[in-house]
Predicted 3D model of a 96-nucleotide RNA (SAM riboswitch aptamer (S box leader)) from Anaeromicropila populeti. The sequence is in RNAcentral, with records from Rfam. The coordinates come from a structure-prediction model, not an experiment, and the mean pLDDT is 77. Of the family's consensus pairs, 93% are formed in the model. Lineage of the source: Bacteria > Bacillati > Lachnospirales > Lachnospiraceae > Anaeromicropila.

């Protein structure tokens, strides 16, 4: 990187460096942001998957992941509509 499967309204932040953007998916909206964005480092935390387990509303040593908000929203399929589904995206496990 590709494929398969599962999940995606739960949960969890401080400080240093940094210096203008950020919030997965066009435009736009809205929100966050010099009372410091992204990124990065340290420490802390969460518990989705693997894992551990005395099988629980359990654990957090280990492998990943994550720690503003339920962000909204266009496009495709179904539907009068509400809405649902697919796709895209993210994460994990397995395979190549």
């Nucleotide at each position: 990187c590709u494929c398969u499967u599962a999940u995606u309204u739960a949960g969890a932040g401080u400080g240093g460096c940094g210096g203008a953007g950020a919030g997965u998916u066009a435009a736009g909206g809205c929100u966050c942001u010099a009372u410091g964005a992204a990124g990065u480092c340290a420490c802390g935390g969460c518990a989705a998957c693997c894992c551990c387990u005395u099988u629980g509303u359990g654990g957090a040593a280990g492998g990943u992941g994550c720690c503003a908000a339920u962000c909204u929203g266009a496009g495709c399929g179904a539907g009068u509509a509400a809405u649902c589904g697919a796709a895209c995206a993210a994460u994990a496990a397995g395979a190549g």